[in-house]
Description
Small-subunit ribosomal RNA, 3' major domain from an uncultured bacterium, 463 nucleotides, folded computationally.
Context: one part of a larger RNA
RNA sequence: UGACGGGGGCCCGCACAAGCAGCGGAGCGUGUGGUUUAAUUCGACGCAACGCGAAGAACCUUACCCAGGCUUGACAUGCAUGUGGUACCAACCCGAAAGGGAAGGGACCCGCAAGGGAGCAUGCACAGGUGCUGCAUGGCUGUCGUCAGCUCGUGCCGUGAGGUGUUGGGUUAAGUCCCGCAACGAGCGCAACCCUUGCUGCCAGUUACCAUUUCUGGCGGGACCGCCGGGUCUAACCCGGAGGAAGGUGGGGAUGACGUCAAGUCAGCACGGCCCUUACGUCUGGGGCUACACACACGCUACAAUGGCCGGUACAAUGGGCUGCCAAGGGGCGACCCGGAGCGAAUCCCAUCAAAGCCGGUCUCAGUUGGGAUUGGGGGCUGCAACUCGCCCCCAUGAACGAGGAGUUGCUAGUAACCGCAGGUCAGCACACUGCGGUGAAUACGUUCCCGGGCCUUGUACA
Numbered sequence: 001u002g003a004c005g006g007g008g009g010c011c012c013g014c015a016c017a018a019g020c021a022g023c024g025g026a027g028c029g030u031g032u033g034g035u036u037u038a039a040u041u042c043g044a045c046g047c048a049a050c051g052c053g054a055a056g057a058a059c060c061u062u063a064c065c066c067a068g069g070c071u072u073g074a075c076a077u078g079c080a081u082g083u084g085g086u087a088c089c090a091a092c093c094c095g096a097a098a099g100g101g102a103a104g105g106g107a108c109c110c111g112c113a114a115g116g117g118a119g120c121a122u123g124c125a126c127a128g129g130u131g132c133u134g135c136a137u138g139g140c141u142g143u144c145g146u147c148a149g150c151u152c153g154u155g156c157c158g159u160g161a162g163g164u165g166u167u168g169g170g171u172u173a174a175g176u177c178c179c180g181c182a183a184c185g186a187g188c189g190c191a192a193c194c195c196u197u198g199c200u201g202c203c204a205g206u207u208a209c210c211a212u213u214u215c216u217g218g219c220g221g222g223a224c225c226g227c228c229g230g231g232u233c234u235a236a237c238c239c240g241g242a243g244g245a246a247g248g249u250g251g252g253g254a255u256g257a258c259g260u261c262a263a264g265u266c267a268g269c270a271c272g273g274c275c276c277u278u279a280c281g282u283c284u285g286g287g288g289c290u291a292c293a294c295a296c297a298c299g300c301u302a303c304a305a306u307g308g309c310c311g312g313u314a315c316a317a318u319g320g321g322c323u324g325c326c327a328a329g330g331g332g333c334g335a336c337c338c339g340g341a342g343c344g345a346a347u348c349c350c351a352u353c354a355a356a357g358c359c360g361g362u363c364u365c366a367g368u369u370g371g372g373a374u375u376g377g378g379g380g381c382u383g384c385a386a387c388u389c390g391c392c393c394c395c396a397u398g399a400a401c402g403a404g405g406a407g408u409u410g411c412u413a414g415u416a417a418c419c420g421c422a423g424g425u426c427a428g429c430a431c432a433c434u435g436c437g438g439u440g441a442a443u444a445c446g447u448u449c450c451c452g453g454g455c456c457u458u459g460u461a462c463a
Stems, first nucleotide, its partner, number of pairs: 001463002003460003007457007015447002019411005026301008034292002042053002064287007073126001077125007088105002092101003108117003128276002131274003137270002139265003142261001144259001149188006155164003168179003194253004199221007224247001227241005303404001307363007319350003324343002329338003370401001375396007417439007
């Protein structure tokens, strides 16, 4: 000087408390461990691995396994030699394909020609490797932590390590600001500048609207403790009030200091070293990544009456669309099919866009008209192909489950909870993810305690 303390002081954070909804029990989905397997490819492992890389594993993907092939190679560059019936096309044969063989057909550019080029073949140099090392690395990322800190120049103090500044008194979300002070300044952080949302003026408007409005886009205004009162040191600042759509950083986002964890990633990419080279490269068919005595993590659906079912009826926003979205009309109980209008889209479609909601009816506490797992049968769609192993529909079947032990998670407001919608990925496949709107709470006395953190101080046999 740090680090640490079941030392002290001060102060924060959904950290506790106060509340609301859950998880932990059930069934199912997904991930992981384990086990199994020819293979169940690999990575991620407390917080900060486990719906994570994966924003889509039937083939492909695919890196794994089995089998069958190829060897200058699936791909790049260079050199040498050869090559007109050459490159290329290819009947046919073997084969699961890849691949191997093969009758036949049969070129291009420059040049008068010789020859050269392209292509191909052979050989060489090389290619190739998701093989190893994230303890050789770049880049990127997680985390402490959006925490308020981390430093420098000069000066001053100290033999020195170093200190001072950055400590102290107030104050703040903040090393934010004020005052004081052997310090005076400065940098990276904080804040502001950026995006979005809430109020408003002007301008423009394809579409939308009868019109005003709304809406969309652009440029402005508006909030600054500016005004009033009180407190404080006449400071910083705090409390109350007025006006206002909005107050005291209005709400949300983007933004992550010096550093820590030899944190993560050689499998996104790049890259040093090491290793393979008729194979650790590469192609193909099939299988596997989907296994299943079990254990954990994250979800979905429930256990019902604030509910289930049936009928009627109302109101969104974000988005996407040409190998696309797909209207009207018709068929089918339905998934879906036929059909073909419109739209490269504020115009048409997804989509009358919703669901919870509201109105009426029914069920009457029951493993039920709760719950939908599982299984049988029949069908639809995508795709070369749904056996392993897709999604959906209909009929039948109707399991566990009667509120979940110890323990544990999220959330302070348009939040939690509940409700649906859209999108990316994608041929098909969403209970995941990313967004969007609808309905819309309860509680916070307080900081003793648990967890994490900041500043000062104290002890130390630790560095």
The prediction has a mean pLDDT of 86. The full RNA is in RNAcentral, with records from ENA, Greengenes and SILVA. Rfam family: Bacterial small subunit ribosomal RNA.